[in-house]
Context: one part of a larger RNA
RNA sequence: UUGGGUUUAAAGGGUGCGUAGGCGGAAUGAUAAGUCAGUGGUGAAAUCCUGCAGCUCAACUGCAGAACUGCCAUUGAUACUGUCGUUCUUGAAUACAACUGAUGUAGGCGGAAUGUGCCAUGUAGUGGUGAAAUACUUAGAUAUGGCACGGAACACCGAUUGCGAAGGCAGCUUACAAAAUUGUUAUUGACGCUGAUGCACGAAAGCGUGGGGAUCAAACAGGAUUAGAUACCCUGGUAGUCCACGCCCUAAACGAUGAUCACUCGAUGUUGGCGAUACACUGUCAGCGUCCAAGCAAAAGCGUUAAGUGAUCCACCUGGGGAGUACGAUCGCAAGAUUGAAACUC
Numbered sequence: 001u002u003g004g005g006u007u008u009a010a011a012g013g014g015u016g017c018g019u020a021g022g023c024g025g026a027a028u029g030a031u032a033a034g035u036c037a038g039u040g041g042u043g044a045a046a047u048c049c050u051g052c053a054g055c056u057c058a059a060c061u062g063c064a065g066a067a068c069u070g071c072c073a074u075u076g077a078u079a080c081u082g083u084c085g086u087u088c089u090u091g092a093a094u095a096c097a098a099c100u101g102a103u104g105u106a107g108g109c110g111g112a113a114u115g116u117g118c119c120a121u122g123u124a125g126u127g128g129u130g131a132a133a134u135a136c137u138u139a140g141a142u143a144u145g146g147c148a149c150g151g152a153a154c155a156c157c158g159a160u161u162g163c164g165a166a167g168g169c170a171g172c173u174u175a176c177a178a179a180a181u182u183g184u185u186a187u188u189g190a191c192g193c194u195g196a197u198g199c200a201c202g203a204a205a206g207c208g209u210g211g212g213g214a215u216c217a218a219a220c221a222g223g224a225u226u227a228g229a230u231a232c233c234c235u236g237g238u239a240g241u242c243c244a245c246g247c248c249c250u251a252a253a254c255g256a257u258g259a260u261c262a263c264u265c266g267a268u269g270u271u272g273g274c275g276a277u278a279c280a281c282u283g284u285c286a287g288c289g290u291c292c293a294a295g296c297a298a299a300a301g302c303g304u305u306a307a308g309u310g311a312u313c314c315a316c317c318u319g320g321g322g323a324g325u326a327c328g329a330u331c332g333c334a335a336g337a338u339u340g341a342a343a344c345u346c
Base pairs, nucleotide, nucleotide: 004317005316006315007300008299012314014201015200016199017198021194022193023192025088026087027086028085029084030083031082033081034080035077036076037075038074039073040072041071042070049065050064051063052062053061054060091191092188093187094186095184096183097182098181100179103177104176105175106174107173108172109171110154115149116148117147118146119145120144121143125136126135162169163168206247207246208245209244210243211242216240220236221235222234223233258313259312260311261310262309263308266291267290268289269288270287271286272285273284274283295302296301319346320345321344328339329338330337331336
């Protein structure tokens, strides 16, 4: 490299948008670049192959043929691909109407709980554990009631639910913005799919500046446990956890399953529409689940949401360790990230 692969053995990029490129619906006309056929030229000789011949045979050599799968020119063919033109509606999109949701951004508001402060009642313990102790408390704690302040998170509803490209999203409400779905089949008429480089987004932790700081809590301190205990348990407790702006760009970023399209038994639950109906039943479209036929698979299992049968495009893998290391480069304030070997060894 080819072949073969990528749920779990090595292997799907964290996710989207999209440039180049690759691939691309139906009908028809033109063209003839690719494609196919004929003819001509060329494709040196030697070599290779076939036949015959010469050295006693053979190697070797001579003669003839074939071949040289190519290139150029020319004459045709027109199914497919390409190019140009015309047309179409089923792919795609738009419009109108309806409808759904924890979709996003910004603002406002709310109650429960918790902590702190003050006031009141009240008196000796509270707290914590396997058991204790550190800790708090007669300077009046814990408990109960009232008031005030503060920050963070939103019980029940709540679900095997829903939404979002992924990360993710949950009190109520307002504004702005986005999306899916359904219906009419009205409009455009292939406008499509994928997507190297690129751009944007991207949990948590971490970083910078400025706020905020109730809870919880790395580090740290103390008390226990223990042979020891730099832990598990307990009492405290700082970064952080929260907000704004700017970075970081990684995760078991998982469905460990790339995107799109077509096709291929059934059963059942559920979410949102639509049609019809007095209601139920039933039908249909789009999603989310469960169980299975065929088929696939090493098996576990997957099974119309495929890991089945096919098509297009991208990404990635090629024995274990060394190693996601070294070096270089790019990015970053740093932490580090991305790219990414070899010697050697089994």

The part of an RNA shown here (small-subunit ribosomal RNA, central domain) has 346 nucleotides and comes from a metagenome. The prediction has a mean pLDDT of 87.